[in-house]
Context: one part of a larger RNA
RNA sequence: CUCCAAGGAACUCGGCAAAAAAGCAGCCGUAACUUCGGAAUAAGGCUUGCCCUUUGUUAACUCAAGGGGCCGCAGCUAAAGUAUCUCUGGCAACUGUUUAUCAAAAACACAGCUCCCUGCGAACUCGUAAGAGGAAGUAUAGGGGGUGACACUUGACCAAUGCGAGAAGGUCAAAUAACGGCGUUCUUAUGUCGCAAGAUGUAAGGGUGACUGUUAUAAGCCCUCGUGAAUGUCGGUCGUAACUAUAACGAUCCUAAGGUAGCGCAAUUCCUUGUCGGGUAAGUUCCGACGCGUUGAAUAGUGUAAUGACUGGAGAACUGUCUCGGAGACCAGCUCG
Numbered sequence: 001c002u003c004c005a006a007g008g009a010a011c012u013c014g015g016c017a018a019a020a021a022a023g024c025a026g027c028c029g030u031a032a033c034u035u036c037g038g039a040a041u042a043a044g045g046c047u048u049g050c051c052c053u054u055u056g057u058u059a060a061c062u063c064a065a066g067g068g069g070c071c072g073c074a075g076c077u078a079a080a081g082u083a084u085c086u087c088u089g090g091c092a093a094c095u096g097u098u099u100a101u102c103a104a105a106a107a108c109a110c111a112g113c114u115c116c117c118u119g120c121g122a123a124c125u126c127g128u129a130a131g132a133g134g135a136a137g138u139a140u141a142g143g144g145g146g147u148g149a150c151a152c153u154u155g156a157c158c159a160a161u162g163c164g165a166g167a168a169g170g171u172c173a174a175a176u177a178a179c180g181g182c183g184u185u186c187u188u189a190u191g192u193c194g195c196a197a198g199a200u201g202u203a204a205g206g207g208u209g210a211c212u213g214u215u216a217u218a219a220g221c222c223c224u225c226g227u228g229a230a231u232g233u234c235g236g237u238c239g240u241a242a243c244u245a246u247a248a249c250g251a252u253c254c255u256a257a258g259g260u261a262g263c264g265c266a267a268u269u270c271c272u273u274g275u276c277g278g279g280u281a282a283g284u285u286c287c288g289a290c291g292c293g294u295u296g297a298a299u300a301g302u303g304u305a306a307u308g309a310c311u312g313g314a315g316a317a318c319u320g321u322c323u324c325g326g327a328g329a330c331c332a333g334c335u336c337g
């Protein structure tokens, strides 16, 4: 690499690998759903050579339609290239990007949405600076954070932290200034003692000090408001209804406020192979429900057509994946000749 009785996924984590079907031709036909563009070559069916001939047509035995005949198991000169298909979930809207050399993805990006900053010598970034980018732009512009098409939405809490605004009061630095204290120094006046030299005091006026006190003085913090698509947070106990069960209802404690709409055993559920239904002869997976649940609303919530070398489940077809092995071709190693 080729082939195989019967079976046909029983293999296996998993149809991995292989096989099969179909082959961007002509004619017919084509569902749910849908953002009306798609889905879609959906699915599925039929035809295909050569010879003679008719009709229409053509510049043309050019093309199309029709009739008759011939051969083969098999007729795409359609040209060297090439989908397996269907049903149903999850995630991500999409095309794209990524771990050069174990990861291509549900991760990143994305258009869209939203918040914050910025009035131009802009904010922001680089640089010690000059200067440069931003931008030869000017808020329909530029920078930053988050979310991530679209549809329907995005609840409560400003107590803490952050941010913005405020200024009455409290607190508060080093300088500086003013006024004192203390020390030191000069001048003048003067007291006491002394014969004198001198010693020791007092007062006034100047100078001076890394000395010391008081007063004056900023932002900040305390304080007062605001702010969630800012960081974040979103309770407990007891009782109650003509069987039982449950509790619409009541009471009470605490809190800044007690989880709203949705979704829900989930990429989230420990108990758990939860319970019920579907599919199978049989289903820890799967699909639909139920819900006291470590769910939950731009750390986005819930849907969603299309798309995907993504990921789960099922089916058709197909097969050496298997029951379960066998035969052959080719290549290579060893051994023998």
Base pairs, nucleotide, nucleotide: 001328002327003326004325006323007322010321015318025047026046027045028044033038035149049070050069051068052067053066054065055064056063071075084316085315086314087313088312089311090310091308092307096108097107112147113146114145115144116143117142118141124133125132126131150303151302152301153300155234156233157232160231161230162227163226164225165224166223169222170221171220176216177215178214179213180212181211182209183208184207185206186205187204188203189202190201191200192199193198235253236252237251238250239249262295263293274290275289276288277287278286
This is a predicted structure of a 337-nucleotide part of an RNA (large-subunit ribosomal RNA, domain IV) from a Minisyncoccota bacterium. The full RNA is in RNAcentral, with records from ENA. Taxonomically the source falls in Minisyncoccota (Bacteria, Bacillati). Rfam family: Bacterial large subunit ribosomal RNA. Its family is annotated with ribosome and structural constituent of ribosome in the Gene Ontology.